[in-house]
The RNA shown here (Bacterial RNase P class A) has 361 nucleotides and comes from a Gammaproteobacteria bacterium. The model forms 97% of the base pairs in the Rfam consensus. A source record names the gene rnpB. The coordinates come from a structure-prediction model, not an experiment, and the mean pLDDT is 79.
RNA sequence: GGAGUUGAUCAGACAGUCGCCUCAUAUCAUGCAUAUGGGGAGGAAAGUCCGGACUCCGCCGGGCAAGGCGCCAGGUAACACCUGGGAGGCGAGAGCCUACGGAAAGUGCCGCAGAAAGCAAACCGCCUAAGUUCUGAUUCGAAAGGGUUGGGACCGGUAAGGGUGAAAGGGUGCGGUAAGAGCGCACCGCGCUGAUGGUAACAUCAGUGGCAGGGCAAACCCCGCCUGGAGCAAGACCAAAUAGGGAAACAAUGGUGUGGCCCACACUGUUUCCGGGUAGGUUGCAUGAGACGUAUGGUGACAUGCGCCCUAGAUGAAUGGCUGUCCUCGACAGAAUCCGGCUUAUCGAUCAAUACCCCGC
Numbered sequence: 001g002g003a004g005u006u007g008a009u010c011a012g013a014c015a016g017u018c019g020c021c022u023c024a025u026a027u028c029a030u031g032c033a034u035a036u037g038g039g040g041a042g043g044a045a046a047g048u049c050c051g052g053a054c055u056c057c058g059c060c061g062g063g064c065a066a067g068g069c070g071c072c073a074g075g076u077a078a079c080a081c082c083u084g085g086g087a088g089g090c091g092a093g094a095g096c097c098u099a100c101g102g103a104a105a106g107u108g109c110c111g112c113a114g115a116a117a118g119c120a121a122a123c124c125g126c127c128u129a130a131g132u133u134c135u136g137a138u139u140c141g142a143a144a145g146g147g148u149u150g151g152g153a154c155c156g157g158u159a160a161g162g163g164u165g166a167a168a169g170g171g172u173g174c175g176g177u178a179a180g181a182g183c184g185c186a187c188c189g190c191g192c193u194g195a196u197g198g199u200a201a202c203a204u205c206a207g208u209g210g211c212a213g214g215g216c217a218a219a220c221c222c223c224g225c226c227u228g229g230a231g232c233a234a235g236a237c238c239a240a241a242u243a244g245g246g247a248a249a250c251a252a253u254g255g256u257g258u259g260g261c262c263c264a265c266a267c268u269g270u271u272u273c274c275g276g277g278u279a280g281g282u283u284g285c286a287u288g289a290g291a292c293g294u295a296u297g298g299u300g301a302c303a304u305g306c307g308c309c310c311u312a313g314a315u316g317a318a319u320g321g322c323u324g325u326c327c328u329c330g331a332c333a334g335a336a337u338c339c340g341g342c343u344u345a346u347c348g349a350u351c352a353a354u355a356c357c358c359c360g361c
Base pairs, nucleotide, nucleotide: 001357002356004354005353006352007351008350009349010348012326013325014324015323016322017321018320020040021039022038023037024036025035026034027033028031042332046343047342049341050340051339052338053337054231055230056229057228061263062262063261064260066227067226068225069224070223071085072084073083074082075081086100087098088097089096090095101222102221106220107219108216109215110214123162124161125158126157127156131154132153133152134151135150136149137148138147139146140145170188171187172186173185174184175183189211190209191208192207193206194205195204196203197202235283236282237281238280245274246273247272248271249270250269254268255267256266257265290309292307293306294305295304296303297302
């Protein structure tokens, strides 16, 4: 100097002027009033994908079904999140990814090609030992027939070589065979057993068995663990108005009780349709599993202690307009009960650590 990886911070700034929302105090003419002071959109506020807090129903709940998660150990209020480790994979490396329980409980799928894609099998090829038969040469024999050797056919052996395919019944080598094959052996692989290390997932070593069944479970399924429902338009209070209207169905062996079914328990009515009134105000509503700083413990996520701070609460929905200057020239984008995560979008700037290449000293 180049080109990477991981983590973190910021998210235009300053000044003037007019305007908006909220809180506190004071005043009065009590009003959406005036004055002073404090505060006023995000790293994702988005998606509504997970987990909860909180409120109501059930209140004594249980089971089935259904749904979720799926290596091990921790963190957390909890989680499908985060941290650390293991295994598998990618990268030259720093690092990154994970569709991570079970295929020998069962069912199912693997098109085309290929002989054959789940219990086997032979297209090309190799062999022809063993068995049957034909024939050439030669030899023995009086002949029938026999021996040796060569060639062919039938029958048979084979899965090492070739072909097809994503994948073809472990791989490499040596021996053996008529030719081959774990047929035998060595090493690797696989199964089982044991030892050592580790909390564990697992790793290493030793012994033993020629053993031999591909893939897909993000296919149905099996196994283990977990799970009431509805939601701030939850819920509570106040005021006002109307038609304490009409019709129908079931009825204690019934009906209702916050997803479905069953049981238990509680209560005694429940459901459907037509029509009418109100939809106003207050509250919930922001002090929190809180932010920041620091010490200790921990590899880390994080925990504990101490100090210190109060950082939006609108309700047809508050942050805006104008002027000037600066520069890194500004992207994605606006709270509506709240919090912890994940995912998606995104202009730039800064800082730290770390690995690789080139040059110089």